[in-house]
Context: one part of a larger RNA
């Protein structure tokens, strides 16, 4: 000094940590969804309206016209937040550069947004399987799909090639039409190309990065060089064709160990050990291996392929990955609850209310550490009883206690109470946008309201000293000594060493000595 255990003991508050061992193996629940203002629809609720039955307030059916919405087509997220440290001795990581790139929403500019199609989920109909699912025929829709049309800047060339989607509120000033639509305006997101920026991300290099030589040689796309293919992008990155090269006692190769770092403990420094929580990279997700999509992954809760387990099966065949939160079991000296809650803070989706969010905020559970508090104060000699000891007078425990006169921290019972809340809703009024007192936008005042925590902090009042103290030492080192029993026995001990009849060193007591809700052993590090 610790992520600590283990023995005695244990009042309370805050605060901060808690599987270091099996990256074993997992039962249950939950940890990534949204978007109806992209789009065919209506399985469930509700509300309205009809219709029939009629118990007169219930049941049935009916109506996407309403508020929603299951599963479904589309579009963003599911590459981030969360765990782990297995593997890595490497440009992995620090550090400084660097030159041949990509970057989704985001911000700033420029230009557009015409105009056609044919499909294919849901549905419907028919099949086949134990089930996981799957075939077949039909219908349809769109910000899914495919062409055309146009493009200066874009690419690539001297031939030429590549784009786009629109949806919502509203409105009748102006055309159709004249009920209230439709073309139209109006407004606010999208979408297409493109230029910069930000952000984030891949490469590439100087240096620093642990033992061991009882590891001295190592390499064959190895090393370079043309061409060429490939990446967003340089590169033997691949390939064909040439050189024989390249690396090493300044330690290559090989073996072992080991995530690195910012820190962290120590220590006057210099150093030495170390990398728990926090916070930057990295690398991983049952083991191994591919790639698919996308801006980005070769993707923890995505596909495929072997594998090794484990679970269902009609025996043809399927399902599954806790190193997310909590739990189980197992291994360990040894490590929490199968809690609340999205009210703040962020994230994702969405115009927006809003949903989801084991992130994250709380709560629990442990003296695990670190700080703070208290267990009373005062006064009280007859030095009481008692217990130790004694030279038998006394000494000591001890002003300690009783006994008096006093206080109420905390805990305990009542009352009261901040702040964490910002926003978002709705109502006016103004300002702007517009034909427009619609709508949206934005300001300002008013109004109903949002807190898991919580019976919160925090303040008030009540009742009583009342409810709260151990543990390890007393030869030397090292503060603290006597008595008894033991008698080289029983034991003690970190070293020296104690015990073989008067033991300050063993066990017991009396009394001291230090810490103190702690205290001691162990283990580790300076």
């Nucleotide at each position: 000094u610790u992520g600590a255990a283990c023995g005695c003991u244990g009042g309370c508050g805050g605060u901060a940590u808690g599987c270091u061992u099996a990256a074993c193996a997992c039962a249950u629940g939950c940890a990534a969804g949204u978007c109806g203002a992209a789009c065919g629809g209506a399985a469930a609720c509700g509300a309205u309206g009809g219709u029939a039955g009629c118990u007169u307030g219930c049941u049935a059916c009916c109506a996407g016209g309403c508020g929603u919405c299951a599963a479904g087509u589309g579009g963003c997220g599911g590459a981030c937040g969360g765990g782990u440290g297995a593997g890595u001795a490497a440009c992995g990581c620090g550090u400084a550069g660097g030159a041949a790139u990509c970057u989704g929403c985001c911000c700033a500019g420029u230009a557009g947004u015409g105009g056609g199609g044919g499909a294919c989920a849901a549905c419907c109909a028919g099949g086949g399987g134990a089930a996981a699912c799957c075939c077949u025929g039909g219908c349809u829709a769109a910000u899914a799909c495919c062409g055309c049309a146009u493009a200066c800047a874009c690419u690539c060339u001297a031939c030429g090639g590549a784009a786009a989607a629109u949806g919502a509120g509203g409105c009748c000033u102006c055309u159709u039409c004249u009920u209230g639509a439709a073309a139209g305006c109006u407004c606010g997101u999208g979408c297409u190309a493109u230029u910069g920026g930000a952000u984030g991300a891949g490469c590439c290099u100087g240096c620093g990065u642990u033992a061991g030589a009882u590891u001295a040689g190592c390499u064959a796309g190895u090393u370079g060089g043309u061409g060429a293919g490939g990446u967003a992008a340089a590169g033997g990155c691949u390939c064909a064709c040439c050189a024989a090269g390249g690396c090493g006692a300044c330690g290559a190769u090989c073996u072992g160990u080991a995530g690195c770092u910012g820190g962290u403990c120590u220590g006057a420094g210099a150093g030495g050990a170390u990398g728990a929580u926090c916070a930057g990279c990295c690398a991983c997700a049952c083991u191994g291996g591919a790639a698919c999509u996308g801006a980005g992954a070769c993707a923890c809760g995505g596909u495929c392929c072997a594998g090794a387990c484990u679970c269902c099966u009609a025996c043809g065949g399927g399902a599954g990955g806790c190193a997310g939160c909590a739990g189980u079991g197992g291994g360990g000296a040894a490590u929490a609850u199968u809690g609340c809650a999205c009210a703040a803070u962020g994230g994702g989706c969405g115009c927006a209310a809003g949903c989801c969010u084991g992130a994250u905020g709380c709560a629990g559970c442990c003296a695990u550490g670190c700080c703070g508090c208290g267990u009373g104060u005062g006064u009280g000699a007859a030095g009481a009883a008692g217990g130790c000891u004694c030279u038998a007078g006394g000494g000591u425990c001890g002003u300690a206690a009783a006994g008096c006169a006093c206080u109420u921290u905390a805990a305990g019972c009542a009352g009261g109470g901040a702040g964490g809340a910002a926003g978002g809703c709705u109502u006016a009024a103004c300002g702007g946008u517009u034909a427009a007192u619609a709508u949206c936008c934005g300001u300002u005042a008013g109004g109903a309201u949002u807190g898991a925590c919580g019976u919160u902090a925090c303040c008030u009042g009540c009742a009583g000293a009342a409810u709260a103290a151990g543990c390890a030492c007393c030869g030397g080192c090292u503060a603290a000594c006597u008595c008894c029993g033991u008698g080289c026995c029983a034991g003690c001990a970190g070293c020296c060493g104690c015990g073989g009849u008067a033991a300050u060193a063993c066990g017991g007591a009396g009394g001291g000595u230090g810490c103190a809700a702690g205290c001691g052993u162990u283990a580790a590090u300076c």